């Protein structure tokens, strides 16, 4: 500085009680979760290839990362919907990846 609606695990083996970043709420989980190898997949930030208007744009690839319950699983403000709830819209805080 950039994304953070959308994509991808009923796989195998180890292990055993938590897990989901934080508190709060939900959920997920001994029908085995989270981790951790191997395998398999998304994606395409960095990389390489290549087109040009010569690049900060397109397009192929998949080396290096990352990723495969929930939108970052919601929440914190401000506005709309006459209030509430609850839904939408923008925002911030905290995070996560490059």
């Nucleotide at each position: 500085u950039a994304u953070c609606a959308a994509g991808a695990g009923a796989g195998c083996g180890a292990a055993g009680a938590g897990g989901g970043a934080u508190c709060g709420g939900c959920c997920c989980g001994a029908u085995g979760a989270c981790u951790c190898g191997c395998c398999a997949g998304c994606a395409a930030c960095c990389u390489g290839c290549c087109g040009u208007a010569u690049a900060c744009c397109a397009g192929c690839a998949a080396g290096g990362u990352g990723c495969u319950a929930a939108u970052u699983c919601c929440g914190c403000c401000u506005g709309a919907u006459a209030g509430a709830c609850a839904u939408c819209a923008g925002g911030a805080a905290a995070g996560a990846u490059a």